[in-house]
RNA sequence: UUCCGAUAAUCGCAAACCCAGAGCAAUCUGGGGACGCAAAGCCACGGAUCCCUCUGGGAUGGCCGGGUUACCGAA
Repeated sequence: UUCCGAUAAUCGCAAACCCAGAGCAAUCUGGGGACGCAAAGCCACGGAUCCCUCUGGGAUGGCCGGGUUACCGAA
């Protein structure tokens, strides 16, 4: 350094639900809140699912795969 992921340590993120707002909607943003997560950081490239004002457009990365970056250092 790469792979790997512990009854280690320091951190981080934030499900459901509630409030406010945006959107036709899926859903998203902020606050509260923690089900969980070793990438639950980022990217819609492929698949899958969802929505629509449906020759198309949008959403989901905490659905799966892939790409890329990163803390720690036991086996």